[in-house]
Molecule: transfer RNA
Organism: Hypnea wynnei
């Protein structure tokens, strides 16, 4: 020094061709039981690594950037 992917919720990851940001784990409260475990409901949790641009609308599209993995040389 070229080239490619990766970052989304506390953690593990969805979510073609732009058109409400979802799940499972995990935490709260709760129902069930004589207590646990378990299962059931329910809730909170996010300015999609950061900055810009394009657009009526951007995790997605274009431009810088930061971390990080893999290949080349």
């Nucleotide at each position: 020094g070229c080239g490619g992917g990766a970052a989304u919720a506390a953690c593990u990851c969805a979510a073609a061709a732009g058109g409400u940001a979802g799940a499972g784990u995990a935490u709260a409260a709760u129902u069930u039981u004589g207590c646990c475990a378990a299962a059931g409901u329910u809730a909170a949790a996010g300015u999609u690594g950061a900055g810009g641009g394009u657009u009526c609308g951007a995790a997605u599209c274009c431009c810088u950037u930061u971390u990080u993995c893999c290949g080349c040389u």